This is a predicted structure of a 350-nucleotide part of an RNA (small-subunit ribosomal RNA, central domain) from an uncultured Hyphomicrobiaceae bacterium. The full RNA is in RNAcentral, with records from ENA and SILVA.
Context: one part of a larger RNA
RNA sequence: CUGGGCGUAAAGCGCACGUAGGCGGAUUUGUAAGUCAGGGGUGAAAUCCCGGGGCUCAACCUCGGAACUGCCUUUGAUACUGCAAAUCUCGAGUCCGAUAGAGGUGGGUGGAAUUCCUAGUGUAGAGGUGAAAUUCGUAGAUAUUAGGAAGAACACCGGUGGCGAAGGCGGCCCACUGGAUCGGUACUGACGCUGAGGUGCGAAAGCGUGGGGAGCAAACAGGAUUAGAUACCCUGGUAGUCCACGCCCUAAACGAUGUCGACUGGUUGUUGGUGGGGUUAAACCCAUUAGUAACGAAGCUAACGCGUGAAGUCGACCGCCUGGGGAGUACGGCCGCAAGGUUAAAACUC
Numbered sequence: 001c002u003g004g005g006c007g008u009a010a011a012g013c014g015c016a017c018g019u020a021g022g023c024g025g026a027u028u029u030g031u032a033a034g035u036c037a038g039g040g041g042u043g044a045a046a047u048c049c050c051g052g053g054g055c056u057c058a059a060c061c062u063c064g065g066a067a068c069u070g071c072c073u074u075u076g077a078u079a080c081u082g083c084a085a086a087u088c089u090c091g092a093g094u095c096c097g098a099u100a101g102a103g104g105u106g107g108g109u110g111g112a113a114u115u116c117c118u119a120g121u122g123u124a125g126a127g128g129u130g131a132a133a134u135u136c137g138u139a140g141a142u143a144u145u146a147g148g149a150a151g152a153a154c155a156c157c158g159g160u161g162g163c164g165a166a167g168g169c170g171g172c173c174c175a176c177u178g179g180a181u182c183g184g185u186a187c188u189g190a191c192g193c194u195g196a197g198g199u200g201c202g203a204a205a206g207c208g209u210g211g212g213g214a215g216c217a218a219a220c221a222g223g224a225u226u227a228g229a230u231a232c233c234c235u236g237g238u239a240g241u242c243c244a245c246g247c248c249c250u251a252a253a254c255g256a257u258g259u260c261g262a263c264u265g266g267u268u269g270u271u272g273g274u275g276g277g278g279u280u281a282a283a284c285c286c287a288u289u290a291g292u293a294a295c296g297a298a299g300c301u302a303a304c305g306c307g308u309g310a311a312g313u314c315g316a317c318c319g320c321c322u323g324g325g326g327a328g329u330a331c332g333g334c335c336g337c338a339a340g341g342u343u344a345a346a347a348c349u350c
C1' cells in the first nucleotide's frame, strides 16, 4: 500500500458551520496534461527466466536469447478525466404569495398549589408508618376563615402532536429574531456535495463572583428495620436546584444507525400545505407535496429484525474498528481556577 467491517458481536466524532483536500449536472468548440497506439534512444555487467554447452551428475561455471514491466523523446488518436472559452437549466440559490409551529433572546403579566407571617373560630391532638418512633402541639398545633409575603413550576388542552443541527423547547401577552414547508415559475446560471485541521453550540452535575432561596434535597443528624444496616422507610436538613456574568465540555449526548444524492411493489393512521370534486357551511372523496408513526413485496441480515424516512441497490466524502484483561489507565503534550477533560501506550497475563 492493500482486505473485511461499524443498529445489537470491536467500530458513526454529541451536533453544526467551514479551511485545505477529495469528488462534482447538460451541450459545443479548442487544447492534448492525464489516457491510448506506433517509432527512436536509453534501461551497464552480474542476478531471475528460457534454450544450449563444460566439470562423471549436481551445486557451480559458461554461451545465446528473452526480460529489465521504467525513463526520455517523437509522430498520431481524442471516447473519458483535466485545462481554456462559450452556451443551457433539471442541482443549488434568489424573488413573489401564503402556511403551521413548546425554534431562540429580552421584557411584562396571570391563576392554582406549597411554605411562612398576622388576625379570627376552635380544642387536644396532629403528623408519619407494614407497625412505630424521632418530630410538631395547652407558650393553643392539626383543621378552618380572612389578609399579607416569597420563590419556583406552569394542571386541564396534551396527542407514537409540533419545532429545532444536536443538546433541547410547554401558562398568557409584547418586541426583536433564526429556520422549514407549500404554491407561482419571474431571476442567477453549477454558484454544488463532503470536510483532515479549525471555529461555534453543547443535558445534568460541578467550579468562580454577586444575588435569591418557597418547595425539593446529595452531605449530615436523629428515629425505625436488621444478626449488622455507614441503605431501602420516617422526621429534620446544608450545598445545590433559581437569576446575572464567566468557566467546565462530559452522558445509554441513542434511532446505540455519519452527511449528501440517485434508484427500487404496496397497505393503514396522523400533522402542515396546495389543486380538483362535494356541501348552505362542514364532514367527506381524489390527486400531489413536506414531515411523523404502524405493517409489510423484493432484497438484505448470524439471527433479531430493517424494509422508498432502508439495515435494499449504487455513488461522493469524512470518522472509526482489528481478541479479552492490563486501560480509556501510565508517561508526555494541549486545555482547565479546580474537579478533571482530551490525545494515548507498554510490560505482564489468558
Base pairs, nucleotide, nucleotide: 003322004321005320006319007304008303012318014201015200016199017198021194022193023192025088026087027086028085029084030083031082033081034080035077036076037075038074039073040072041071042070049065050064051063052062053061054060091191092188093187094186095184096183097182098181099180103177104176105175106174107173108172109171110154114150115149116148117147118146119145120144121143125136126135162169163168206247207246208245209244210243211242215241216240220236221235222234223233258317259316260315261314262313263312266295267294268293269292270291271290272289273288274287275286276285277284299306300305323350324349325348332343333342334341335340